[in-house]
RNA sequence: CUCUUAUCCCGAGUUGGUGGAGGGACAGGCCCGAUGAAACCCAGCAACCGUCAUCUAUGAAACGGUGAAAAGGUGCUAACCUGAAAGGCCUUCGUGCCUUUAAGAUAAGAG
Numbered sequence: 001c002u003c004u005u006a007u008c009c010c011g012a013g014u015u016g017g018u019g020g021a022g023g024g025a026c027a028g029g030c031c032c033g034a035u036g037a038a039a040c041c042c043a044g045c046a047a048c049c050g051u052c053a054u055c056u057a058u059g060a061a062a063c064g065g066u067g068a069a070a071a072g073g074u075g076c077u078a079a080c081c082u083g084a085a086a087g088g089c090c091u092u093c094g095u096g097c098c099u100u101u102a103a104g105a106u107a108a109g110a111g
Stems, first nucleotide, its partner, number of pairs: 001111008013042001016041003022032003026083004043077003048073002051068005084101006090094001
């Protein structure tokens, strides 16, 4: 980088330290930022992988379900709108609403 599967609800420092101008994926908006951006450290959140217990099954396991902890591997810790395709809804036909996919993000696995 590509493919597959799952999730994208909630939660946690817009008041920690270093740092010193960018950041919110991308595009257009709209915002955040010297009353301090990114990044790093620390702290925290969550529970994908991993760990442990338990249930079912079994000769014994695995898989699967449920639960626990958070010292391991990641991730996340301002708030938004529109965005490509298909379908649906309506006393309103719209710059409307809804669903699914796509795109994007994260995790696990494969190449």

This is a predicted structure of a 111-nucleotide RNA (SAM riboswitch aptamer (S box leader)) from Bacillus taeanensis.
RNAcentral holds the sequence, with entries from Rfam.
Its mean pLDDT, the model's own confidence on a scale to 100, is 75.